[in-house]
Context: one part of a larger RNA
RNA sequence: GAACGAACGCUGGCGGCAGGCCUAACACAUGCAAGUCGAACGCCCUAGCAAUAGGGAGUGGCAGACGGGUGAGUAACGCGUGGGAAUAUCCCCCUCAGUACGGAAUAGCCCAGGGAAACUUGGAGUAAUACCGUAUACGUCCGUGAGGAGAAAGAUUUAUCGCUGAGGGAUUAGCCCGCGUAGGAUUAGCUAGUUGGUGAGGUAACGGCUCACCAAGGCGACGAUCCUUAGCUGGUCUGAGAGGACGAUCAGCCACACUGGGACUGAGACACGGCCCAGACUCCUACGGGAGGUAGCAGUGGGGAAUAUUGGACAAUGGGCGCAAGCCUGAUCCAGCCAUGCCGCGUGAGUGACGAAGGCCUUAGGGUUGUAAAGCUCUUUUGGCGGGGACGAUAAUGACGGUACCCGCAGAAUAAGCCCCGGCUAACUUCGUGCCAGCAGCCGCGGUAAUACGAAGGGGGCUAGCGUUGUUC
Numbered sequence: 001g002a003a004c005g006a007a008c009g010c011u012g013g014c015g016g017c018a019g020g021c022c023u024a025a026c027a028c029a030u031g032c033a034a035g036u037c038g039a040a041c042g043c044c045c046u047a048g049c050a051a052u053a054g055g056g057a058g059u060g061g062c063a064g065a066c067g068g069g070u071g072a073g074u075a076a077c078g079c080g081u082g083g084g085a086a087u088a089u090c091c092c093c094c095u096c097a098g099u100a101c102g103g104a105a106u107a108g109c110c111c112a113g114g115g116a117a118a119c120u121u122g123g124a125g126u127a128a129u130a131c132c133g134u135a136u137a138c139g140u141c142c143g144u145g146a147g148g149a150g151a152a153a154g155a156u157u158u159a160u161c162g163c164u165g166a167g168g169g170a171u172u173a174g175c176c177c178g179c180g181u182a183g184g185a186u187u188a189g190c191u192a193g194u195u196g197g198u199g200a201g202g203u204a205a206c207g208g209c210u211c212a213c214c215a216a217g218g219c220g221a222c223g224a225u226c227c228u229u230a231g232c233u234g235g236u237c238u239g240a241g242a243g244g245a246c247g248a249u250c251a252g253c254c255a256c257a258c259u260g261g262g263a264c265u266g267a268g269a270c271a272c273g274g275c276c277c278a279g280a281c282u283c284c285u286a287c288g289g290g291a292g293g294u295a296g297c298a299g300u301g302g303g304g305a306a307u308a309u310u311g312g313a314c315a316a317u318g319g320g321c322g323c324a325a326g327c328c329u330g331a332u333c334c335a336g337c338c339a340u341g342c343c344g345c346g347u348g349a350g351u352g353a354c355g356a357a358g359g360c361c362u363u364a365g366g367g368u369u370g371u372a373a374a375g376c377u378c379u380u381u382u383g384g385c386g387g388g389g390a391c392g393a394u395a396a397u398g399a400c401g402g403u404a405c406c407c408g409c410a411g412a413a414u415a416a417g418c419c420c421c422g423g424c425u426a427a428c429u430u431c432g433u434g435c436c437a438g439c440a441g442c443c444g445c446g447g448u449a450a451u452a453c454g455a456a457g458g459g460g461g462c463u464a465g466c467g468u469u470g471u472u473c
Base pairs, nucleotide, nucleotide: 001473002472003471004470006469007468008467009466010465013345014344015343016342017341018340019338020337021303026301027300028299030298031297032296035062036061037060040059041058043056044055045054046053047052069256070255071254078181079180080179081178082177083176084175087173088172092169093168094167095166096165097164098163099162100134101133102132103131110123111122112121113120114119140149141148142147154161155160182228183227184226189219190218191217194216195215196214197213198212199211200210201209231253232252233251234250235246236245237244238243258279259278260277261276262275281292282291283290284289309335311334312333313332317331318329319328320327321326348378349377350376351375358369359368360367361366384409385408386407387406388405392400417462418461419460420459421458422443423442424441428457429456430455431454432453438445439444
């Protein structure tokens, strides 16, 4: 000098754009953040004479594995980059072939019961795109072969939307490898599923992934093992560069979801707002037993130098469901707060004296503040008042918002501070104080004329900011 997710002190007019718990992955009151489908299904309620319309719980389907948060853990194929073969892939696209005939249940509802509650038991009966069987099999799978196995679901407003088997594509995901990716040797030896083989199991898939048997290997001074620290990257800051430091916001990947473990469902999870077990904590309880998980958005307590509203809307973009109308969406788009940063604008302009008053200094003559003020002549950015009023939306639909912007009116009116002035370093005098009070980044000032302390006048610098502190280069 530059930079910052900054903080603190003094001060503070406006706008645009951005940013805003770096600390306790501490504990959380309350509300919302994931639903949707009646064009899969039976039933109940309301309105109606009915047709029909609306609503409700339930069965069923799809979605809750995305989106959103955090960085605790992880020194690792975790990440980055370049390759690879032994894989799966809901939805989507293309192609081929089909969609036949039957059956047994069950929830809701009803009846009876248990419980304080959460909830739960028994009985009767019912539907389906829920479940099961038979038939069929272009292609598929098993088998050397002969041969064997295996599917479907309908709905409708008659336009369509679906369902099954198979092949291909696309997308996404899993796996393996080369190289790169922090410090410590005051860590030198580490390892028994350990290293390899055979066989088997398991997986979507290769593999000690797991198991039985066999062999005795494998890693390490080119740093194994251990300890400490740490999410990684694109990038950010600085620097002429090389490099150094960092990894907020935005984007990609990974990991986690009160702590630890486990599986279920599913195309996909070992699942933030799913389940089970254990633990700590909080809450309810009739003491028998239950409920919960903000590292989602707001918000509260606490910690801290320190970081915002318990706001509006689905109008746009995107997502889920649905044929659609549409519903949901604290994703998102907006608004609110904060000089936290960057950028822009303003706080007036011109004229005005051998120069008012006041202040300060003085050699008492004067000098300086100083064209500064006043006065005169103008202008109206910003702000105020009145009127008009968008783009974003393509036929409809605008939270933002009567916002941005435009026009008109009045009026200099509403708007300047902070730090410094011994040298480094731009900027000097007087008074007070008297090694006191104090200053200070370094050198150093202060003990009676202090340009270094405090005040005043004057001056210098930056400016809605200015200084200080912290950190990095």